[in-house]
RNA sequence: GGCAGGUUACCCAAGUGGCCAAAGGGAGCUGACUGUAAAUCAGCCGCGCAAGCUUCGGGAGUUCGAAUCUCUCACCUGCCA
Numbered sequence: 001g002g003c004a005g006g007u008u009a010c011c012c013a014a015g016u017g018g019c020c021a022a023a024g025g026g027a028g029c030u031g032a033c034u035g036u037a038a039a040u041c042a043g044c045c046g047c048g049c050a051a052g053c054u055u056c057g058g059g060a061g062u063u064c065g066a067a068u069c070u071c072u073c074a075c076c077u078g079c080c081a
Base pairs, nucleotide, nucleotide: 001080002079003078004077005076006075007074010026011025012024018064028044029043030042031041032040046053047052057073058072059071060070061069
C1' cells in the first nucleotide's frame, strides 16, 4: 500500500430503517436475608420528579425517521503484497 472484519452504557456483549435509552451477563447502588461477611433474592443502574433531553469511534450526508444506509477521517484485528 491492497482486501476483509471490527469500534455500542463503567466492562463484556446482542441489536431487520420506526416496536430502541438499546436484549443479556458482570461491576456498581439500595433493600431483604445473615451474629459479620460471602452466597442467594428483589429493585435500580445515560440526565431528569416528570414531561422530556442527549447518546452507539469523530465529522458530514440520505431520510418524515439512522446504532442500522452512504461518504470521509481516526483507531484495532487478520490476510495479501